[in-house]
Molecule: transfer RNA
Organism: Candidatus Saccharimonadota bacterium
RNA sequence: CGGGGUGUGGCGCAGCCUGGUAGCGCGCACCGUUCGGGACGGUGAGGUCGUGGGUUCAAAUCCCGCCACCCCGA
Numbered sequence: 001c002g003g004g005g006u007g008u009g010g011c012g013c014a015g016c017c018u019g020g021u022a023g024c025g026c027g028c029a030c031c032g033u034u035c036g037g038g039a040c041g042g043u044g045a046g047g048u049c050g051u052g053g054g055u056u057c058a059a060a061u062c063c064c065g066c067c068a069c070c071c072c073g074a
Base pairs, nucleotide, nucleotide: 001073002072003071004070005069006068007067010026011025012024013023020057028044029043030042031041032040050066051065052064053063054062
């Protein structure tokens, strides 16, 4: 320098192709259960979807640039 992949709550991931209320597991907080803890059950908080623009009534999703990381090639 060229090509490809990934980026979504604290962590691991789905959702993207086919635009229409942002979800799952773990973790965390509170409550129940227990003598107490764990396990189990219930409730809840936590996200401007890497970043800047564009298209659209509407963008995590489509288009363009950039950034970070990983892989391949030179």